[in-house]
Context: one part of a larger RNA
RNA sequence: GAAUGAACGCUGGAGGCGUGCUUAACACAUGCAAGUCGAGCGUGAAAGUUCCUUCGGGGAUGAGUAAAGCGGCGAACGGGUGAGUAACACGUAAGAAUAUACCUUUUAGUGAAGGAUACCUUCGAGAAAUUGAAGUUAAUACUGCAUACGUCCCUUCGGGGAGAAAGAUGGCUUUUAUGCUGUCGCUGAAAGAUUAGCUUGCGUACUAUUAGUUAGUUGGUGGGGUAAAGGCCUACCAAGACGAUGAUGGUUAACCGGCCUGAGAGGGUGAACGGUCACACUGGAACUGAGACACGGUCCAGACUCCUACGGGAGGCAGCAGUGAGGAAUAUUGCGCAAUGGGCGAAAGCCUGACGCAGCGACGCCUCGUGGGGGAUGAAGGCCUUAGGGUUGUAAACUCCUGUUAAGUGGGAAGAAAGGCUCGCCAGUAAUAUGGGCGAGAGAUGACGUUACCACUAGAGAAAGCACCGGCUAACUUCGUGCCAGCAGCCGCGGUAAUACGAGGGGUGCAAGCGUUAUUC
Numbered sequence: 001g002a003a004u005g006a007a008c009g010c011u012g013g014a015g016g017c018g019u020g021c022u023u024a025a026c027a028c029a030u031g032c033a034a035g036u037c038g039a040g041c042g043u044g045a046a047a048g049u050u051c052c053u054u055c056g057g058g059g060a061u062g063a064g065u066a067a068a069g070c071g072g073c074g075a076a077c078g079g080g081u082g083a084g085u086a087a088c089a090c091g092u093a094a095g096a097a098u099a100u101a102c103c104u105u106u107u108a109g110u111g112a113a114g115g116a117u118a119c120c121u122u123c124g125a126g127a128a129a130u131u132g133a134a135g136u137u138a139a140u141a142c143u144g145c146a147u148a149c150g151u152c153c154c155u156u157c158g159g160g161g162a163g164a165a166a167g168a169u170g171g172c173u174u175u176u177a178u179g180c181u182g183u184c185g186c187u188g189a190a191a192g193a194u195u196a197g198c199u200u201g202c203g204u205a206c207u208a209u210u211a212g213u214u215a216g217u218u219g220g221u222g223g224g225g226u227a228a229a230g231g232c233c234u235a236c237c238a239a240g241a242c243g244a245u246g247a248u249g250g251u252u253a254a255c256c257g258g259c260c261u262g263a264g265a266g267g268g269u270g271a272a273c274g275g276u277c278a279c280a281c282u283g284g285a286a287c288u289g290a291g292a293c294a295c296g297g298u299c300c301a302g303a304c305u306c307c308u309a310c311g312g313g314a315g316g317c318a319g320c321a322g323u324g325a326g327g328a329a330u331a332u333u334g335c336g337c338a339a340u341g342g343g344c345g346a347a348a349g350c351c352u353g354a355c356g357c358a359g360c361g362a363c364g365c366c367u368c369g370u371g372g373g374g375g376a377u378g379a380a381g382g383c384c385u386u387a388g389g390g391u392u393g394u395a396a397a398c399u400c401c402u403g404u405u406a407a408g409u410g411g412g413a414a415g416a417a418a419g420g421c422u423c424g425c426c427a428g429u430a431a432u433a434u435g436g437g438c439g440a441g442a443g444a445u446g447a448c449g450u451u452a453c454c455a456c457u458a459g460a461g462a463a464a465g466c467a468c469c470g471g472c473u474a475a476c477u478u479c480g481u482g483c484c485a486g487c488a489g490c491c492g493c494g495g496u497a498a499u500a501c502g503a504g505g506g507g508u509g510c511a512a513g514c515g516u517u518a519u520u521c
Base pairs, nucleotide, nucleotide: 001521002520003519004518006517007516008515009514010513013368014367015366016365017364018363019361020360021326026324027323028322030321031320032319035073036072037071040070041069043067048061049060050059051058052057080279081278082277090203091202092201093200094199095198098196099195103192104191105190106189107188108187109186110185111145113143114142120135121134122133123132124131125130151162152161153160154159167184168183169182170181171180172179205251206250207249212242213241214240217239218238219237220236221235222234223233224232254276255275256274257273258269259268260267261266281302282301283300284299285298304315305314306313307312332358334357335356336355340354341352342351343350344349371401372400373399374398381392382391383390384389405462407457408456409455410454411453415448421441422440423439424438425437426436465510466509467508468507469506470491471490472489476505477504478503479502480501486493487492
C1' cells in the first nucleotide's frame, strides 16, 4: 500500500447492488417449512335455509361437499450445517464386473378366477398415548391359475424347465350391456438418456522429542454374499504384506472452482455463489423402496426436557422466523405463490419459510447531495503581535439566482404470457367424438407497490465530520503543566520559555465517513 463475513471510538443526508452467529454440531417456548390424486376404491356428515308435523320428529337442499380410511406417486429432491474425516473424502485422468423410478424410441401382450382387510357398526381396556374382540364391504391393494414374442436357467444343441399384467375415462353403436375406437395407464423384452455404486495412476497439512507396523494381516483354492469386482464374509493351505521415496502413531483440518495479495514466481485462504463429500440430540441397527441404512420415518440403548391418575407415555430448529446462553460481534416470530423452479394431478388446481420481495444494520462497494454567481469599510468577534499590524477571510453579512436529494400533489411503465376459453385449418380415425399439431380471437391473473420513472409546488430552506501537525510524514504558534499529569508504531518527548503532554487559534489529509484494534499478502 492492498484486503476483510470484521469489531470498537467519535460522527452520520439520500439512493442502487451486495452482504450479515467466524463463538456453544449449546439448549430450545410458539407458528409455519411435503404433500397431492374422486379420471384407482368403498364410505360419507354438520351448521344454515326451506316444507310437513300428532311438536316427539320427518323430508328436501346444503352435497356426493367437508372429513377420515384403503390404494398410487412424491416424501432419497429442494433447504441447513461443517462435528467427524489426512481418506479413492476431494481434484484430475482413465477403467470394468454393475443398477437405474419418472422420460424417449422400438417390439410383444393386457385372459379367466378367488379369498381377505381398513374405513364403518356393536361391545370393551386405558388418565392419556394407544389398543383388543366380533360383524359387513371395495379397488389400479393381495393371491395363485392360464398364456410367453423377447428374457432367465439347464442342455447330449435335438430340446427341456421357470416366470407377467389392471384398469380408468371420452366417442360412436347396440335387442341395455354388445362391439369398434381415441387418450391415459399396466406387464414382458431391447436400446437410449439421466443418475448412482465400484476400481486404478497422479496430486492432497504439520510432526522422527513417533521407527518399526500388521494376524483376515498378504496371497491362493472351495463356498457364501452383493446390482456389481473384491478377505466383503467363511473353511482350508501357504507366509506373506507395508516401511527413512517416512510405514505405524500423534496433532490439526471437510475438499475444489474460486477469493485476497503480488510485476510474476509464490504466499495466505476456502464467508457469500457453484460442484463433491459428510452429518441430522449421542451411539447402534435394519425395514420400505428404483433409490435411504432416511433432518421434519421406524426400532434399541444413553443423556436431557416435558405430561402422568405413578401403571405408563411424548420430544429432537446444523429448515424459516424467533428465545435463552456464549461472545468484541451478526437481522423480522414480515408479504406472496404474481414470476422462476419442484411434487402430485388428464386438467382446473392444491402444496411449496425453495424462491420472489419487503424490514433492520454506513457491514462493504458504487453514485449523488449538503448550494452557485457577485460581494472589502478586508465588518464584528476570536487568535497572534515587534502594538504599526497580521490572520481567520470572499469566509460571513448583503445581493442576484438555481432547485439535485429529502417533503408534498398528480400521472405512470416493464416484470404477464403461457396455461385455461372460443373459432378455424391439418394429419389421424369408420367418425363431424375425445385427444394431438398449427394459427387466429376475446378475456383473466402483480406479493413488491403510495414501485421505477415523469411533471408540478414551496423553499437555501432539512443535510459534515474524523484523524493528524518532532522525524519517518503533508501540516506551527500561544497559554497551562513542570520527569508530574501524560504521549508513543519506531526513534523517543516531559525535570519552568515543550512546534512531541492538555487546551485555544491556525493548518494538513481523507470525507458520510474518519481513526484504532485484529488478521493476510

Notes: Small-subunit ribosomal RNA, 5' domain from a Candidatus Altimarinota bacterium, 521 nucleotides, folded computationally. It was read from a public genome assembly. Taxonomically the source falls in Candidatus Altimarinota (Bacteria, Bacteria candidate phyla).